[in-house]
Molecule: transfer RNA
Organism: Euglena gracilis var. bacillaris
RNA sequence: GUGGGUGUAGCCAAGUGGUAAGGCAAAGGACUGUGACUCCUUCAUUCGCGGGUUCGAUCCCCGUCAUUCACC
Numbered sequence: 001g002u003g004g005g006u007g008u009a010g011c012c013a014a015g016u017g018g019u020a021a022g023g024c025a026a027a028g029g030a031c032u033g034u035g036a037c038u039c040c041u042u043c044a045u046u047c048g049c050g051g052g053u054u055c056g057a058u059c060c061c062c063g064u065c066a067u068u069c070a071c072c
Stems, first nucleotide, its partner, number of pairs: 001071007010024003018055001026042005048064005
């Protein structure tokens, strides 16, 4: 340089057009003599970033950034 993959919360990770599941962690609470366990609640208004299409975009299209693989 060429072509592909991946990018979603502090971490892992689902979601392939109709406003984002789950687990761990964290915070608050219940329980307990204290702690652990268990249970309840909360936690993404920019889904890497910028545009486009659409009534509507994490999802489709373009560009770009990061990372990774193959080729050169």